[in-house]
Molecule: transfer RNA
Organism: Planctomycetota bacterium
């Protein structure tokens, strides 16, 4: 270069036909403990890569771009 796939909280990771974001691990408070660990209850935490775009309305569909993993292909 060409083609494909992923990008979603500190990490993992759902998300089905467009209707304004589950869960795990962590972490923070409360209870439990003698003090923890476990458990048990509650809470912070996400610009959906980035920039358009199309719709009333986009993580979800269109384009460009960047990053990362595959495979092909060229030059040497």
């Nucleotide at each position: 270069g060409g083609c494909g796939g992923u990008g979603u909280a500190g990490c993992c990771a759902a998300g089905c036909u467009g209707g304004u974001a589950a869960g795990g691990c962590g972490c923070c408070u409360g209870g439990u403990u003698g003090c923890a660990a476990c458990c048990c209850a509650g809470g912070a935490a996400a610009u959906c890569a980035u920039g358009g775009g199309u719709u009333c309305g986009a993580g979800u569909c269109c384009c460009a771009u960047c990053a990362c993993c595959g495979c092909c292909u060229c030059c040497a």